[in-house]
This is a predicted structure of a 255-nucleotide part of an RNA (large-subunit ribosomal RNA, domain VI) from Saprospira grandis DSM 2844. It was read from a public genome assembly. The source organism's lineage runs through Bacteria, Pseudomonadati, Bacteroidota, Saprospiraceae and Saprospira grandis.
Context: one part of a larger RNA
RNA sequence: CGCUCGAAUAUUGAAAGGAUUUGACUCUAGUACGAGAGGACCGAGUUGAACAGAUCUCUAGUGUACCAGUUGUGCCGCCAGGUGCAUGCUGGGUAGCUACAUCUGGAAAGGAUAAGCGCUGAAAGCAUCUAAGCGCGAAGCCAACCUUAAGAUGAGUAUUCGUUGAAGAGACCUGGAAGAUGACCAGGUAGAUAGGCUAUAGGUGGAAGCACAGUGAUGUGUUAGGGAGCCAAGUAGUACUAAUUUCUCGAAAGC
Numbered sequence: 001c002g003c004u005c006g007a008a009u010a011u012u013g014a015a016a017g018g019a020u021u022u023g024a025c026u027c028u029a030g031u032a033c034g035a036g037a038g039g040a041c042c043g044a045g046u047u048g049a050a051c052a053g054a055u056c057u058c059u060a061g062u063g064u065a066c067c068a069g070u071u072g073u074g075c076c077g078c079c080a081g082g083u084g085c086a087u088g089c090u091g092g093g094u095a096g097c098u099a100c101a102u103c104u105g106g107a108a109a110g111g112a113u114a115a116g117c118g119c120u121g122a123a124a125g126c127a128u129c130u131a132a133g134c135g136c137g138a139a140g141c142c143a144a145c146c147u148u149a150a151g152a153u154g155a156g157u158a159u160u161c162g163u164u165g166a167a168g169a170g171a172c173c174u175g176g177a178a179g180a181u182g183a184c185c186a187g188g189u190a191g192a193u194a195g196g197c198u199a200u201a202g203g204u205g206g207a208a209g210c211a212c213a214g215u216g217a218u219g220u221g222u223u224a225g226g227g228a229g230c231c232a233a234g235u236a237g238u239a240c241u242a243a244u245u246u247c248u249c250g251a252a253a254g255c
Base pairs, nucleotide, nucleotide: 001151005162006161007160008159009158010157011156015148016147017146018145021049022048023047024046025045026044027043033038051105052104053103054102055101059099060098061097062096066092067091068090069089070088071086072085073084074083075082076081110142111141116136117135118134119133168249169248170247171246172188173187174186175185176184193242194241195240196238197237198236199235200234202231203230204229209222210221211220212219213218
């Protein structure tokens, strides 16, 4: 821009794409078969591999603004206690992201068939699956399963709203498990959208100060079968701060 008034929401599905894999074992059954050796079809079930999708409860990785320990050096006058720099090093680790983790999938039941197997059956008094006619038959084909999908210009359908620049949309602002930017999504005071604050899940692991013991490094105690102090992203609550005020676009042509 189109879809012949403008919108919001919900949809149909022409068409397109994806997937379609497979092993081993058990039962049937040491049965049928076979002199024996050996050893099934059919059917039922269990468990894997690779691949794919989803997710983060568990396990594991990362976690450079979390906690603790510690080295060198500078600073806060000194001690103590802190802090800067070296991603300093080391031990842990929430959320998120991830796989090595967890869950799920390929199915079943159909249609038309291939090779093949048949029924009826003439040409050709017989015979013949074929010439007319009818049936079975595959991991393959068409559907079935998952996804996209009305620019499907053949532009579909349903409901609702709108004739006060309306319905509606955008700008702007607070943000996001969304994201290069647009876009998408949650909100904008009739408000929990983000920050702050409070509480808490969780992480680290016993703060500082004081007292005691020891020459001292240090240790112990101060509620350690229990949780000090500190704490990023999680959860809940709370309008304290910021989402103010407002502006722009936006509907009728023909018969």